[in-house]
RNA sequence: UGCCCGAAACGGCAAACCAGCCGAAAGGUUGGGACGCAAAGCCACUGGCCUAAAUCUUCCGCCCACCGGAAGACAUGGUAGCAGGGCCGCCGAA
Numbered sequence: 001u002g003c004c005c006g007a008a009a010c011g012g013c014a015a016a017c018c019a020g021c022c023g024a025a026a027g028g029u030u031g032g033g034a035c036g037c038a039a040a041g042c043c044a045c046u047g048g049c050c051u052a053a054a055u056c057u058u059c060c061g062c063c064c065a066c067c068g069g070a071a072g073a074c075a076u077g078g079u080a081g082c083a084g085g086g087c088c089g090c091c092g093a094a
Base pairs, nucleotide, nucleotide: 005092006091012037013036017032018031019030020029021028022027035081041087042086043085045084046083047082048079049078050077055073056072057071058070059069060068061067
């Protein structure tokens, strides 16, 4: 000095919950708040998980269509604090 690694210190982030805003929802965001986190910094590429507006199918209201309602399917919507992967990074005991 580099890598694995994770003691200490300076600091950093912020789950649940509450309030405002955005969104059909999942969820996001701002403020409060701390369960935790050594990448809980960034990226939806892979798998998982969450949601189902639009769309499709079926059924009902009607003879059909439109329209309305119900059920099912579906990501093109999310999740980086589910895991893998990619990029970048602070400190330095054993």
The RNA shown here (c-di-GMP-I riboswitch aptamer) has 94 nucleotides and comes from Desulfatitalea sp.
The coordinates come from a structure-prediction model, not an experiment, and the mean pLDDT is 88.
The model forms 100% of the base pairs in the Rfam consensus.